[in-house]
Context: one part of a larger RNA
RNA sequence: CUGGGCGUAAAGCGCGUGUAGGCGGCUCUGUAAGUCGGAUGUGAAAUCCCACGGCUCAACCAUGGAAGUGCAUUCGAAACUACAGGGCUAGAGUUCAGGAGAGGAAGGUGGAAUGCUUGGUGUAGAGGUGAAAUUCGUAGAUAUCAAGCGGAACACCGGUGGCGAAGGCGGCCUUCUGGACAGUAACUGACGCUGAGACGCGAAAGCGUGGGGAGCAAACAGGAUUAGAUACCCUGGUAGCCCACGCCGUAAACGAUGAGUGCUAGGUGUCACGGGCUUUGACCCUCGUGGUGCCGAAGCUAACGCGUUAAGCACUCCGCCUGGGGAGUACGGUCGCAAGACUAAAACUC
Numbered sequence: 001c002u003g004g005g006c007g008u009a010a011a012g013c014g015c016g017u018g019u020a021g022g023c024g025g026c027u028c029u030g031u032a033a034g035u036c037g038g039a040u041g042u043g044a045a046a047u048c049c050c051a052c053g054g055c056u057c058a059a060c061c062a063u064g065g066a067a068g069u070g071c072a073u074u075c076g077a078a079a080c081u082a083c084a085g086g087g088c089u090a091g092a093g094u095u096c097a098g099g100a101g102a103g104g105a106a107g108g109u110g111g112a113a114u115g116c117u118u119g120g121u122g123u124a125g126a127g128g129u130g131a132a133a134u135u136c137g138u139a140g141a142u143a144u145c146a147a148g149c150g151g152a153a154c155a156c157c158g159g160u161g162g163c164g165a166a167g168g169c170g171g172c173c174u175u176c177u178g179g180a181c182a183g184u185a186a187c188u189g190a191c192g193c194u195g196a197g198a199c200g201c202g203a204a205a206g207c208g209u210g211g212g213g214a215g216c217a218a219a220c221a222g223g224a225u226u227a228g229a230u231a232c233c234c235u236g237g238u239a240g241c242c243c244a245c246g247c248c249g250u251a252a253a254c255g256a257u258g259a260g261u262g263c264u265a266g267g268u269g270u271c272a273c274g275g276g277c278u279u280u281g282a283c284c285c286u287c288g289u290g291g292u293g294c295c296g297a298a299g300c301u302a303a304c305g306c307g308u309u310a311a312g313c314a315c316u317c318c319g320c321c322u323g324g325g326g327a328g329u330a331c332g333g334u335c336g337c338a339a340g341a342c343u344a345a346a347a348c349u350c
Base pairs, nucleotide, nucleotide: 003322004321005320006319007304008303012318014201015200016199017198021194022193023192025088026087027086028085029084030083031082033081034080035077036076037075038074039073040072041071042070049065050064051063053061054060091191092188093187094186095185096183098181103177104176105175106174107173108172109171110154115149116148117147118146119145120144121143125136126135162169163168206247207246208245209244210243211242215241216240220236221235222234223233258317259316260315261314262313263312266295267294268293269292270291271290272289273288274287275286276285299306300305323350324349325348332343333342334341335340
């Protein structure tokens, strides 16, 4: 460079915002860069092709012609792309009046439960296990009642329910704030899609500084089990899990399925909104839009399966793959306090 691919065989960046670039709706007019056509010049000779000729033929050689995808100049064409100008509303966006939601941030607050403290009742066990023991308890435990303190998490509702770009989000109240959706007209007039770099967000664990610490619990200690038991079980228990600020930047970050647009049978559940129907009151029924599930026509697929939420049929843009191991390693570079992250080979070997 070209081909074929990326749900599970190697392969979709964890997710977004967006720069350059690539691609881009309907219509009118113009220009003529791309595009198409004509002409002229050039495109050395030899070679290749055609015709004819010379060596007895052929190879070979000679003569003439043709061809020469290309380039330049010039004259034209104007459908498509491009460019310039004008118009449009189906893409995109704005306004209005609505309802839904664990979307985000901050502040406040509630009850259940565990633990601890104090006091009351009460007495010999409690706890734990397959069975035990370590452990706690006559300095009064366990149990039970009352009061108080403190931290963390929010039972039921709760739902293949909802929201968010992803990570993720769940007691209640208030404030601030993002997005989506349905409806209705009006407005702007292609303002769009994707997105190398870049920038931002990013579970858990981990790191730094300062707090906090009820419960749980890596490490650690002890008791058991066992041939051993650096485990599984038990009794304890420190980091940590919590808060504030700052790092880290990874994951089976998964739908193992990049984003956008259009097209291609249906059936059934559910969430939000709207129309119709209905004593106009919800419900029921029915229709529409947007989500979220299941089953399935065609089609696709190696099969499993996917199937209007496509893995079907197409187009646009980005990312990635190219036998296994060596290896997501070494070296170098960038980032990080560190742990390490990102980028990323080769020898050798099968």